[in-house]
Context: one part of a larger RNA
RNA sequence: UGACGGGGGCUCACACAAGCGGUGGAGCAUGUGGUUUAAUUCGAAGCAACGCGAAGAACCUUACCAGGCCUUGACAUGUUUGGAUUAGCAACCCGAAAGGGUUGUGACGCUCUUCGGAGUGGAACUUACACAGGUGUUGCAUGGCUGUCGUCAGCUCGUGUCGUGAGAUGUCGGGUUAAGUCCCAUAACGAGCGAAACCCUUAUCCUUAGUUGCCAGCGGGUAAUGCCGGGGACUCUAGGGAGACUGCCGUUGAUAAAACGGAGGAAGGCGGGGAUGACGUCAAGUCAUCAUGGCCCUUAUGGCCAGGGCGACACACGUGCUACAAUGGCUUGUACAAAGGGAACCGAGACCGCAAGGUGGAGCAAAUCCCAAAAAGCCGGCCCCAGUUCGGAUUGAGGGCUGAAAUUCGCCCUCAUGAAGUCGGAAUCGCUAGUAAUCGCAGAUCAGCAAUGCUGCGGUGAAUAUGUUCCUGAGCCUUGUACA
Numbered sequence: 001u002g003a004c005g006g007g008g009g010c011u012c013a014c015a016c017a018a019g020c021g022g023u024g025g026a027g028c029a030u031g032u033g034g035u036u037u038a039a040u041u042c043g044a045a046g047c048a049a050c051g052c053g054a055a056g057a058a059c060c061u062u063a064c065c066a067g068g069c070c071u072u073g074a075c076a077u078g079u080u081u082g083g084a085u086u087a088g089c090a091a092c093c094c095g096a097a098a099g100g101g102u103u104g105u106g107a108c109g110c111u112c113u114u115c116g117g118a119g120u121g122g123a124a125c126u127u128a129c130a131c132a133g134g135u136g137u138u139g140c141a142u143g144g145c146u147g148u149c150g151u152c153a154g155c156u157c158g159u160g161u162c163g164u165g166a167g168a169u170g171u172c173g174g175g176u177u178a179a180g181u182c183c184c185a186u187a188a189c190g191a192g193c194g195a196a197a198c199c200c201u202u203a204u205c206c207u208u209a210g211u212u213g214c215c216a217g218c219g220g221g222u223a224a225u226g227c228c229g230g231g232g233a234c235u236c237u238a239g240g241g242a243g244a245c246u247g248c249c250g251u252u253g254a255u256a257a258a259a260c261g262g263a264g265g266a267a268g269g270c271g272g273g274g275a276u277g278a279c280g281u282c283a284a285g286u287c288a289u290c291a292u293g294g295c296c297c298u299u300a301u302g303g304c305c306a307g308g309g310c311g312a313c314a315c316a317c318g319u320g321c322u323a324c325a326a327u328g329g330c331u332u333g334u335a336c337a338a339a340g341g342g343a344a345c346c347g348a349g350a351c352c353g354c355a356a357g358g359u360g361g362a363g364c365a366a367a368u369c370c371c372a373a374a375a376a377g378c379c380g381g382c383c384c385c386a387g388u389u390c391g392g393a394u395u396g397a398g399g400g401c402u403g404a405a406a407u408u409c410g411c412c413c414u415c416a417u418g419a420a421g422u423c424g425g426a427a428u429c430g431c432u433a434g435u436a437a438u439c440g441c442a443g444a445u446c447a448g449c450a451a452u453g454c455u456g457c458g459g460u461g462a463a464u465a466u467g468u469u470c471c472u473g474a475g476c477c478u479u480g481u482a483c484a
Stems, first nucleotide, its partner, number of pairs: 001484002003481003007478007015468002019431005026322008034313002042053002064308002067305004073131001077130003082125001088105007108121005133297002136295003142291002144286003147282001149280001154193006160169003173184003199274004204242007214231002218229003245268001248262005324424001328383004333378002340371003346363001350359003390421001395416007437460007
C1' cells in the first nucleotide's frame, strides 16, 4: 500500500421489511445431469452453466455411429507429363447412392494450305510433385468478441510539498447529490478516463407540407362505406422550431451548495424509456463464428454417399406452459389497438368442406392491397360446486398441409377416449406505476415445424413502502492483523 475480520462509523440497493403474483406438489414442453447406446457429436458449470451457443436436428444441417466408396483429393496456387486422347456429349452395365466399368462420338483460337491437312497457343482434362484438407489438441501460447462485479462511483496523472524509503498529499474534513455531483474548508494547484451532458424515443405546442392519410363546413351519390367533387380546419404523417433551467416565490441552510413547500405549466427538480459500461477483477467464456503460434493426422484424425443417431429413459435438477375452476367454463350477438411482415411472397370477395384445408384468383414491391379475426371487455342464455359442461394428458380411428420422403422423428383438423390435478413441505424467485398481474397481436429463423422459447407491440390495470434492527451485496472513512 492492499486484502481480510462472526471490528467500528456513515451511506445505498426489490437487500430486508410492507404488499401482489409465482416456483417447489400435478400433467406436458424444453435444457442439463445420470444411465443406456454402435452413436446417443461438441461446448457452457455457484452468483455470471442448465428455453445457454441453437433467430428452427425428418434428408440436408451434422461435427457422432455402423456400412459402401475416393486418395493431388469437395476447394486454392505453382511446376511438370501427355497429346487429340482419358475432357465434354450420348447410350449401356454393377450399385442404395457415392463410386466403378464398357462402347460410340469427339471440341476452341490463330497462321499456312494443294482444302486432304499441317503447325502453333491457351483453357479444360490428365501424369508426377510441391501441397491442399482437419468442427483434431492446447482459451493456461494468443488476437478479436463477450460475460461479471456494475451504470457501482470510482480509477489515475503532471507539477509542487512531506517522508531516508516503500509511499503520502491531491481523492481527507463539514455539508450536499443518483453521482469524486456541487459548495465550503484546505500544501496543494490543475488535468485526464469515468458520472452528467451531447444521440434516439416518448409526453405538449407552433410552423412548413397535404398523398396512399384525414373529413369540420359546402355540393353530389348509395342498401351501406371519404364513395365522388372538393377542402387543410381536425386527426395523422415527417421536416424545422419552441419548451424545463431549481428559471420564479416562500421557508430552512454557513451569506454557499442544496433541501422542502408553492405558483405557473402538457411536463418539475435526472419528466419516462433506450443506447452508452472507467482503471481493473475472475489464467472467467469462446482454437466449434472468425483469425492465429505450437503440437498432431496425411490411402486418414482428410473427402463423398445412403441409413441410423443428436429425439433413447428406473431416475434427479433448472426454466417454462396448462390447470386444479363460478372474479369461472360453454355459447348467441357486439366494440376498441399498436407494432410488424409481404414477390419462388401476402393473398381479398366468391364457391366446396363440420373443420384443418381446397378451388380460384381481385388487389398490392404496399400510410393505397393483403396477412387481419385482436383477445380479455360488454349485452343476453346455459351450467349450480361435482373430479363436474373444471382439467386436458394419454390412446384409438378418419382426414388435411409442407416436403423426393413424415416409420424411427413434423405440424394441424374432426370424432371418440377423458389420466394426474381440489392451490402445493422444507425452501425459494420476480416486481415500486402505466410497474406487477392479466389479455391478445406481430416478427426473426423458416419448405414445414416440435415456439409453451426469444425479441418486440399494444389492451385492461392494482397493492404496498412505518422504516434500516436483521439477511445479502456494494461504496467511503477508520481500526486490528502471525496474510500478500